RNAcentral holds the sequence, with entries from Rfam. This is a predicted structure of a 73-nucleotide RNA (transfer RNA) from Daphnia pulex.
RNA sequence: GCAUCUGUAGUGUAGUGGUUAUCACGAUUGCCUCACACGCAAUAGGUCCUCAGUUCGAUCCUGAGCAGAUGCA
Numbered sequence: 001g002c003a004u005c006u007g008u009a010g011u012g013u014a015g016u017g018g019u020u021a022u023c024a025c026g027a028u029u030g031c032c033u034c035a036c037a038c039g040c041a042a043u044a045g046g047u048c049c050u051c052a053g054u055u056c057g058a059u060c061c062u063g064a065g066c067a068g069a070u071g072c073a
Stems, first nucleotide, its partner, number of pairs: 001072007010025003018056001027043005049065005
C1' cells in the first nucleotide's frame, strides 16, 4: 500500500428500519448473618466510534474518516 472483518453501559455480548436498546459478570443499596461469603430483591450506569447522506423514521442501509484484528504484498 491492497483486500476482508470488527467498533453497542466498567468488561463481554444480543439486537433483519419503528413506541422505554438486551442479557451476563461487575458496581451501589436493602434483606439475610454476630460478621463475611453465598443467596434474594431493587437501583444506577449507554453521545450505539465520528461526520455526512438515504428515509416519515437509522444501532441497523450508503459514503468518507478514525481505531483495532486477520490475510497478501
Source information: The coordinates come from a structure-prediction model, not an experiment, and the mean pLDDT is 81. Its Rfam family is "tRNA". Rfam describes the family as follows. Transfer RNA (tRNA) molecules are approximately 80 nucleotides in length.